[in-house]
Context: one part of a larger RNA
């Protein structure tokens, strides 16, 4: 010096991002136990007292003899009841001893106070994250009438379900309590079914291309050309969808800006104006959201960027991408207290093992 365990004068968190880590505390019988509650809890809250031997003198329960008594009868057996004794067991009371300590060694909650978040038991990253993340029980919203909708399969078929809308599939929220405002302009969705577009196919006007023949010309050559074959092909018909028209938001999603005004000053209930589909409602807010910002006021501390409680000036909270509360709960985050301690002032000391030195 390294690990690992014991001890440590005074201080007692001064230590560190944080009390990490160590130590407190612990058991069992009595006492006593707040806010706050969903009344069930919180609770072992908290906070206190005793506990060992010995000896006395009642006591409660089980057992087993003994006698005596009543009773009933299958007349010598059963029941029950007193008493007397002997055992076992309990839990008090007096009174007395003894150690530094008596749940004498091990083993055995530290606790309070306030907040964030997630209701709760649960579930996750096998081998760095257990949590506020997933799940949950409630709620909602939509699909689906049964040869159901969803899935999986090319298919046959299987699942759903040997179920039948109180069932079954998707999707969002996430116990309870109160509660969830305005927009359908855009996108999705569901209905409409008049007009506008719209495919293949249907349709065949009309043109091309060949050339039997006719016409022409000095023979060459040039024009016409029916039928048939072959290409092409307009009008006209012709679904959904789109575009149209309604409607839906616990569907995706969205929820304003300039200027003026009140008899101090300051502020605007008040008025104008512009733009939008509508311009954020209740409630919460420097917040797990606040950039300025350690925002201002009050707490707690001698000193507080964190903590609580307000203020609102919400860069940019907001109501099932749920909003505000919440008792129990939590190896959850945060911030104070009280005991407690070698975490630290600041260190020393002892054991074990190793490291080093000799072998």
């Nucleotide at each position: 010096c390294u690990a690992u365990a014991g001890c440590u004068a005074a201080g007692g968190a001064a230590c560190u991002c944080g009390g990490c880590a160590a130590a407190u505390u612990a058991a069992c019988u009595c006492c006593g136990u707040a806010a706050c509650u969903u009344c069930g809890g919180g609770a072992u809250a908290a906070g206190g007292a005793g506990u060992g031997c010995c000896a006395c003198a009642a006591u409660g329960g089980g057992g087993c003899a003994a006698a005596g008594a009543a009773a009933g009868c299958u007349u010598g057996c059963u029941u029950u009841u007193u008493u007397u004794g002997c055992u076992u067991u309990g839990g008090g009371g007096u009174g007395g001893u003894u150690g530094c300590a008596g749940u004498g060694a091990a083993g055995a909650g530290a606790u309070c106070c306030a907040g964030g978040c997630g209701a709760c038991u649960g579930u996750u990253u096998a081998c760095c994250a257990a949590a506020a993340a997933c799940a949950c029980a409630g709620g909602a919203c939509u699909c689906u009438g049964c040869a159901a909708a969803c899935u999986c399969g090319u298919a046959a078929g299987a699942g759903a379900a040997a179920g039948u809308a109180u069932a079954g599939g998707g999707u969002c929220u996430g116990a309870c309590a109160c509660c969830u405002g305005c927009c359908c302009a855009g996108u999705g969705c569901c209905g409409g079914a008049a007009g506008g577009u719209u495919a293949a196919g249907a349709g065949g006007a009309g043109g091309u291309g060949u050339u039997a023949g006719c016409u022409u010309u000095u023979u060459u050559u040039a024009g016409c050309g029916a039928a048939g074959c072959a290409c092409u092909c307009a009008a006209u018909u012709g679904a959904a969808g789109c575009c149209c028209c309604g409607g839906u938001g616990a569907a995706c999603g969205g929820c304003g800006g300039c200027c003026g005004u009140a008899a101090c000053u300051a502020u605007a209930a008040c008025g104008g104006u512009c733009c939008a589909a509508a311009g954020g409602u209740a409630g919460c807010g420097a917040a797990a959201u606040u950039c300025c910002u350690u925002g201002u006021c009050g707490g707690g501390u001698a000193a507080g960027u964190u903590c609580c409680g307000a203020c609102c000036u919400g860069c940019a909270c907001g109501a099932a991408u749920g909003g505000u509360g919440u008792a129990a709960c939590g190896a959850u985050c945060u911030g104070g207290a009280u005991g407690c301690u070698g975490u630290c002032u600041c260190g020393g000391c002892u054991a074990u093992a190793g490291a080093c030195u000799c072998g």
Large-subunit ribosomal RNA, domain IV from Saccostrea glomerata, 359 nucleotides, folded computationally.
The full RNA is in RNAcentral, with records from SILVA.
Its Rfam family is "Bacterial large subunit ribosomal RNA".
Model confidence (mean pLDDT): 86 of 100.